Predicted 3D model of an 89-nucleotide RNA (c-di-GMP-I riboswitch aptamer) from a Syntrophomonadaceae bacterium. It was read from a public genome assembly, where an Rfam model found it. Model confidence (mean pLDDT): 90 of 100. Rfam family: c-di-GMP-I riboswitch aptamer. About the family: GEMM was predicted in a large-scale screen for bacterial structured RNA regulatory elements. The model forms 95% of the base pairs in the Rfam consensus.
[in-house]
């Protein structure tokens, strides 16, 4: 250098929940919480997987509703790729 990863040292992020804004929803910010993470850092235009259906489709018993469906999101499902702090066995 690699590769591993400690009851080590400096630090880091923050689920579930509440507030508030953003969005049709998932779901995202920002605050407060910490459940857990050695990549819980990036990448969803690697690949699978999952959630959502606003717009357009389809179908009905049509001021409605149902189905299917990503162009919406998720890297705190899984695989890969990129990059990064620290040093016990």
């Nucleotide at each position: 250098g690699a590769a591993c990863g400690a009851u080590a040292a400096u630090g880091g992020c923050a689920a579930a929940c509440c507030u508030g804004c953003u969005g049709a929803a998932a779901a995202g910010c920002a605050g407060g919480g910490a459940c857990g993470c050695a990549a819980a850092g990036c990448u969803a235009a690697a690949g699978g997987g999952u959630c959502u259906a606003a717009c357009g489709c389809u179908c009905c018993u049509c001021c409605g509703g149902a189905g299917a469906a990503a162009u919406g999101a998720c890297a705190g499902c899984c695989u890969g790729g990129c990059u990064a702090c620290c040093g016990a066995a």